[in-house]
Context: one part of a larger RNA
RNA sequence: GAUUGAACGCUGGCGGCAUGCUUUACACAUGCAAGUCGAACGGCAGCAUGGGCUUCGGCCUGAUGGCGAGUGGCGAACGGGUGAGUAAUGCAUCGGAACGUACCCAGUCGUGGGGGAUAACGUAGCGAAAGUUACGCUAAUACCGCAUACGUCCUGAGGGAGAAAGCGGGGGAUCGCAAGACCUCGCGCGAUUGGAGUGGCCGAUGUCAGAUUAGCUAGUUGGUGGGGUAAAGGCCUACCAAGGCGACGAUCUGUAGCGGGUCUGAGAGGAUGAUCCGCCACACUGGGACUGAGACACGGCCCAGACUCCUACGGGAGGCAGCAGUGGGGAAUUUUGGACAAUGGGCGCAAGCCUGAUCCAGCCAUGCCGCGUGCGGGAAGAAGGCCUUCGGGUCGUAAACCGCUUUCGGACGGAAAGAAAUCGCAUGGGCUAAUACCCUGUGUGGAUGACGGUACCGUAAGAAGAAGCACCGGCUAACUACGUGCCAGCAGCCGCGGUAAUACGUAGGGUGCGAGCGUUAAUC
Numbered sequence: 001g002a003u004u005g006a007a008c009g010c011u012g013g014c015g016g017c018a019u020g021c022u023u024u025a026c027a028c029a030u031g032c033a034a035g036u037c038g039a040a041c042g043g044c045a046g047c048a049u050g051g052g053c054u055u056c057g058g059c060c061u062g063a064u065g066g067c068g069a070g071u072g073g074c075g076a077a078c079g080g081g082u083g084a085g086u087a088a089u090g091c092a093u094c095g096g097a098a099c100g101u102a103c104c105c106a107g108u109c110g111u112g113g114g115g116g117a118u119a120a121c122g123u124a125g126c127g128a129a130a131g132u133u134a135c136g137c138u139a140a141u142a143c144c145g146c147a148u149a150c151g152u153c154c155u156g157a158g159g160g161a162g163a164a165a166g167c168g169g170g171g172g173a174u175c176g177c178a179a180g181a182c183c184u185c186g187c188g189c190g191a192u193u194g195g196a197g198u199g200g201c202c203g204a205u206g207u208c209a210g211a212u213u214a215g216c217u218a219g220u221u222g223g224u225g226g227g228g229u230a231a232a233g234g235c236c237u238a239c240c241a242a243g244g245c246g247a248c249g250a251u252c253u254g255u256a257g258c259g260g261g262u263c264u265g266a267g268a269g270g271a272u273g274a275u276c277c278g279c280c281a282c283a284c285u286g287g288g289a290c291u292g293a294g295a296c297a298c299g300g301c302c303c304a305g306a307c308u309c310c311u312a313c314g315g316g317a318g319g320c321a322g323c324a325g326u327g328g329g330g331a332a333u334u335u336u337g338g339a340c341a342a343u344g345g346g347c348g349c350a351a352g353c354c355u356g357a358u359c360c361a362g363c364c365a366u367g368c369c370g371c372g373u374g375c376g377g378g379a380a381g382a383a384g385g386c387c388u389u390c391g392g393g394u395c396g397u398a399a400a401c402c403g404c405u406u407u408c409g410g411a412c413g414g415a416a417a418g419a420a421a422u423c424g425c426a427u428g429g430g431c432u433a434a435u436a437c438c439c440u441g442u443g444u445g446g447a448u449g450a451c452g453g454u455a456c457c458g459u460a461a462g463a464a465g466a467a468g469c470a471c472c473g474g475c476u477a478a479c480u481a482c483g484u485g486c487c488a489g490c491a492g493c494c495g496c497g498g499u500a501a502u503a504c505g506u507a508g509g510g511u512g513c514g515a516g517c518g519u520u521a522a523u524c
Stems, first nucleotide, its partner, number of pairs: 001524004006520005013371006020363001021329001026327003030324003035074003040071002043067002047065003050061004081282003090207007099199003104195008112146001114144002121136006152161003166187006174181002208254003215245003220242008257279004261272004284305005307318004335361001337360003343357001344355004374404004384395004408465001411459004418451001423445008468513005473494003479508005489496002
């Protein structure tokens, strides 16, 4: 000099854009943060509508819109947080072969016919609660056989094994009392092939300090058989061999998430890893598996432990390193805000619902950037302050005074872009028996804004409401007076202060920066 997620002191007008628990991975009150689908299912607790009855109090009816609870599907493995652990099961770069992959895209082939249950519900019970037991009834895209097998898998090459589920829209003939059959479209379902993206695994190279850590290792190193996994492999196991690593630093100890980057520097390098992006690890502490395409799972389960809470003492409940917020720790770090309008995600045919992701707003000069606190004239160089050699000098065109302007702020008025998709209508194309339905292109119309009456624009008024902080011995730009008298004090280094202190304190003046200025800490 540059820099910072800074803090402290003094001071503080406005705006834009960013950032904001670096410490106790300490403990957490409260609310919210993951749901959705009735076009999978049986149903109907509540609401609305229709219908029926009525003694006018109401009652009945799943018939319709819908829908609590339940079965079922998909999601909950993403998104969000934190950096405890980890010096290599990590990360970065470059390679590799023995793998998985729900949803998505493309291709091929199917989607036939049956069965037995179970929640909800009802009845009866137990319990303080959390919850739970018995009996009975019922549905499915829940569950289980049978049939079939283009491809798939196994094989001793003969053969053998294995699947599915329906739901909704529309309809001219024909059949049917009707439901429907039938046709067609859409969404699904099963098998299989390929793709895209994504994940698992392996190798090489690089990746902090200590030798006051020199030897380490028995599943250890390799082989064979077996097991296990989606998959190679001591990954596991039995047997056999005795190997494997190490001064090119093994092992041990300490410290630490890694990278893109960031800061500094001419560069080489040094330091660092907040915000943003990629990867990893963790979710009260330790362990474990279940479900599933995917987890050994932050807001799932089980066991143990510590802690907190409820209890009728028998037994139960919980996990903010999600967003806010509280206590504590600390020099120190924000609102228990608004909205799903946009972007994105989950579910759904859709309408839509959910979304503390996100977008916004709030707080803080924490940082960066921009703007303002006026401009021109004005010498009797006023008054006053300070200094003085008492002549004067200086603050100083500074003020007063005259003229002008009105950014920002305050008042009033107008007022956005961010929002065109989804949807309706018309029309062209596709599908089709079909001018239904459905899909799609074009044109057109309408709806939708948290921010926010915000940005921005305009009008009138009025210099009006807006300057401080540090320093002035040398380094280092800037000097005098008074007070003090090795005292009080200053200080980054050298050093000042013991009666004429440009170095302490105050004042006048000056210098530097300026809504900031200094100090402290830290890095180059």
Small-subunit ribosomal RNA, 5' domain from an uncultured bacterium, 524 nucleotides, folded computationally. The prediction has a mean pLDDT of 87. Rfam family: Bacterial small subunit ribosomal RNA.